[in-house]
RNA sequence: GGCCGAAUCCGCUCGCGCGGAGCGGGGGAACCACCCUCCCGGGGUGAAUCCUCCCAGCGAGGACGGGCCCUUCCGCCCGAACCCGUCAGCUCACCCCGCAGGCCA
Numbered sequence: 001g002g003c004c005g006a007a008u009c010c011g012c013u014c015g016c017g018c019g020g021a022g023c024g025g026g027g028g029a030a031c032c033a034c035c036c037u038c039c040c041g042g043g044g045u046g047a048a049u050c051c052u053c054c055c056a057g058c059g060a061g062g063a064c065g066g067g068c069c070c071u072u073c074c075g076c077c078c079g080a081a082c083c084c085g086u087c088a089g090c091u092c093a094c095c096c097c098g099c100a101g102g103c104c105a
Base pairs, nucleotide, nucleotide: 001104002103003102004101008021009020010019011018012017022099023098024097025096026095027094032089041087042084043083044082045081049063050062051061052060053059064079065078066077067076068075
């Protein structure tokens, strides 16, 4: 200096920490939607899901989703991880939470 991401900025404090702006997320009426039973409950953040094949591998391909570069075309890369705890559709008012982490020259 640049990239992914909401994850930045400002004020106060010796510091711990506190407050604000901004960005992001969750809960939460009416109306609408759903509406039985059982089962392997169900739900959230996120692009991070699904399908097929198969020598069933730590594999292949496809659909679709995401990022980078670019006027366009082309090209390259990713499709994880974590959380709630039997509970939550949407949702005015209202309430609550986050502002991390990782990477490149």

This is a predicted structure of a 105-nucleotide RNA (c-di-AMP riboswitch aptamer (ydaO/yuaA leader)) from an uncultured Dehalococcoidia bacterium. It was read from a public genome assembly, where an Rfam model found it. Its Rfam family is "c-di-AMP riboswitch aptamer (ydaO/yuaA leader)". About the family: This family represents a conserved RNA structure found upstream of the ydaO and yuaA genes in Bacillus subtilis and related genes in other bacteria. Its family is annotated with regulation of gene expression and cyclic-di-AMP binding in the Gene Ontology. Its mean pLDDT, the model's own confidence on a scale to 100, is 85.